[in-house]
RNA sequence: UCCUUAUUAAGAGUGGCAGAGGGACAGGCCCUUUGAAGCCCGGCAACCUGUGUUAAGCAAGGUGCUAAAUCCUGCGGCGUCAAGUCGAAAGAUAAGGU
Numbered sequence: 001u002c003c004u005u006a007u008u009a010a011g012a013g014u015g016g017c018a019g020a021g022g023g024a025c026a027g028g029c030c031c032u033u034u035g036a037a038g039c040c041c042g043g044c045a046a047c048c049u050g051u052g053u054u055a056a057g058c059a060a061g062g063u064g065c066u067a068a069a070u071c072c073u074g075c076g077g078c079g080u081c082a083a084g085u086c087g088a089a090a091g092a093u094a095a096g097g098u
Stems, first nucleotide, its partner, number of pairs: 002097007013041001015040003021031003025074004042066003047062002049059003070090001075087004
């Protein structure tokens, strides 16, 4: 890099440093000097892991996450249109494989 499987409407900061961007992409719509990214600390969760009876539960070592449903839409089905709804794609994360 690519492939497979699972999850993706729950949860988590009135902290410190820093100082202009951020929300994957495109279109929207938002957040942000009443402080963005990033780093530290704190926190959430429980995929792997440990324990346990291959269970439930418990722990929290490896990841991950900590505005808004993955912020919404993107392709397709139902729907006259619209609203709406269902599924897929894409993305993200984990574990395994290559």

Source information
The prediction has a mean pLDDT of 86. This is a predicted structure of a 98-nucleotide RNA (SAM riboswitch aptamer (S box leader)). The sequence was found by an Rfam model in a public genome assembly.